[in-house]
A computed fold for a 385-nucleotide RNA from a Spongiibacteraceae bacterium, annotated as Bacterial RNase P class A. It is recorded under the gene name rnpB. The prediction has a mean pLDDT of 76. It matches the Rfam family "Bacterial RNase P class A". Rfam describes the family as follows. Ribonuclease P (RNase P) is a ubiquitous endoribonuclease, found in archaea, bacteria and eukarya as well as chloroplasts and mitochondria.

C1' cells in the first nucleotide's frame, strides 16, 4: 500500500419563533368538594345537641393564564421464543399433543449467551452445523442401472471339479450344459472397507502387514471427547430419523380489549308501602285469585371517568470475583407514559447534505431493515529498510 475478517461506537450541528403531551411552581374562578370558625335566619328536640341555608378563611379537584423543565429507536419493526404481571382452571399421576436434543456453565427463564468438544470449509484471520438414537419395528429411495440390501452375474474373467459331444501324438485340447467370480469396465448421490504381498482354475478378508473400523481396557478430562498406548474382533451392522417412532427433559389456559374501582339518562328486575277503590281477565252471582298505576329504596349492566402505567431482573461510575457470559459491594442518577393518540413546523448558518425508520403494560433475547462516518484486533500477498 493493496485485498480482506471479527468486535464496537455513532446515526447531521447550532440559534431564534411559534405549536403539541407529561410535569414542578405561581396566580385566578357566577365551576365542584372537604374543614375551622361566626349567625339576631330557619327546622327538629325536655336539654345538651343535630341537620340545613349564608358569611370568612384555608386545603383539594378541574378549567383558564404566566413561568420553568422533560419528551422516541438501534432496531420503537416482525410477533418467532422466554418470563413478570392479572384473571381463570388446578389433590396426585397417566393418555394424547406439542417444543427441544454434543458437554459445562450463565440467567428470573429460553429455542439465548458464554467458554470447550467434534464435523464440514477457507492459503489465513475466520465462517458454518436440528451435532441423541438406523444393532427395536415400520416404511422410503425419481431416473439410471443385471442388481437399492438376508445384495445381485449385463459385460469381463475362469473351465480346477461334474455331465455330454467332437478331436487326440492317449499327455490333453475344443464346444456346449451345469457352474464358480464383485478383481476389472459399466450405471448411479449411495453398489457391503483401502494399499501390497501371497494365494487361486479365475477371484475373494481367503491368509497376512500397514492403514482405516468396532468392541474392551489403560491414561488425560468435571464432561462432550482425545490418545503415537494395550488387548480383542476380519469387519459382523450402507443412506434417509427436517419419515413414522424410540428414548430423555420441559410444557395447564387466556392475554392490558388482562383485570379492578366509581358510576348517569332511559329501559327492565326485586322489596315495601299507597288506593278501603276504578278497569280488565277466570266466574252464572258473591267472595277470592290474576293483571293494569304510583311513591320509596335496593341491586346488575351501559354512556363516561378513575386506577392498572412505568421505580425496573432500571441507567452510570468505581472496586472485587470469574477465561468468559455474568456476578457481587459501595456511591449515584430519575431517563416519554398518550388514549384520535404529544414528540413537529418554518426561518436563518454551516458540513461530509443525512439510511431503516415512530413507543402504547413492562422487561430478556432473536430475526429483518439500515446511506454515511469513526475506532480497535486479525490475516493473506506485495515492496522497502
Nucleotide at each position: 500500500c493493496g485485498a480482506g475478517u471479527c468486535g464496537g461506537c455513532u446515526g447531521g450541528a447550532c440559534a431564534g419563533u411559534c405549536g403539541c403531551u407529561g410535569u414542578g411552581u405561581c396566580g385566578u374562578g357566577u365551576a365542584c368538594u372537604c374543614g375551622u370558625c361566626g349567625g339576631a335566619a330557619c327546622g327538629c328536640u325536655u336539654a345538651g345537641g343535630c341537620g340545613u341555608c349564608c358569611g370568612c378563611c384555608g386545603g383539594g379537584u378541574c378549567g383558564c393564564g404566566g413561568u420553568g423543565u422533560a419528551g422516541a429507536g438501534g432496531a420503537a419493526a416482525g410477533u418467532c421464543c422466554g418470563g413478570g404481571c392479572u384473571c381463570c382452571a388446578u389433590a396426585g399421576g397417566g393418555c394424547a399433543g406439542a417444543g427441544c436434543g454434543c458437554c459445562a456453565g450463565g440467567u428470573a427463564a429460553c429455542g439465548c449467551c458464554u467458554g470447550g468438544g467434534g464435523g464440514g470449509u477457507g492459503u489465513g484471520a475466520g465462517c458454518c452445523c436440528a451435532c441423541g438414537g438406523a444393532a427395536a419395528g415400520u416404511g422410503c429411495a425419481a431416473c439410471a442401472g443385471a442388481a437399492a440390501g438376508u445384495a445381485a452375474a449385463c459385460c469381463g474373467c475362469c473351465u480346477a471339479a461334474g455331465u455330454a459331444g467332437c478331436g487326440u501324438u492317449c499327455g490333453c485340447g475344443c464346444u456346449a450344459c451345469c457352474g464358480g467370480u464383485a478383481a476389472g469396465g459399466g450405471u448411479g448421490a449411495a453398489a457391503c472397507g483401502g494399499u501390497g504381498c501371497g494365494g487361486u482354475a479365475a477371484g475373494a478378508g481367503c491368509g497376512c502387514a500397514c492403514c482405516g473400523c468396532g468392541c474392551g481396557g489403560c491414561u488425560g478430562g468435571u464432561a462432550a471427547c482425545a490418545g503415537u498406548c494395550c488387548g480383542c474382533g476380519g469387519c459382523a451392522u450402507g443412506g434417509c430419523a427436517a419419515a413414522c417412532c424410540c428414548c430423555g427433559c420441559u410444557c395447564g389456559g387466556a392475554g392490558c380489549a388482562a383485570g379492578g374501582c366509581c358510576a348517569a339518562a332511559u329501559a327492565g328486575g326485586a322489596a315495601u308501602c299507597c288506593u278501603u277503590u276504578g278497569c280488565c281477565g277466570u266466574g252464572g252471582c258473591c267472595c277470592a285469585c290474576g293483571g293494569u298505576g304510583g311513591a320509596u329504596u335496593c341491586g346488575g349492566g351501559u354512556a363516561g371517568g378513575c386506577c392498572g402505567c412505568u421505580u425496573g431482573a432500571g441507567g452510570c461510575u468505581u472496586g472485587c470475583g470469574g477465561c468468559g457470559a455474568c456476578g457481587c459491594a459501595a456511591g449515584u442518577c430519575c431517563c416519554a407514559g398518550a388514549u384520535g393518540a404529544a414528540u413537529g413546523a418554518c426561518u436563518g448558518u454551516u458540513c461530509u447534505c443525512g439510511a431503516c425508520a415512530g413507543a402504547a403494560c413492562c422487561c430478556g433475547g432473536c430475526u429483518u431493515a439500515u446511506a454515511g462516518g469513526c475506532c480497535g484486533a486479525c490475516u493473506c500477498a506485495c515492496u522497502u529498510u
The organism belongs to Spongiibacteraceae, within Bacteria.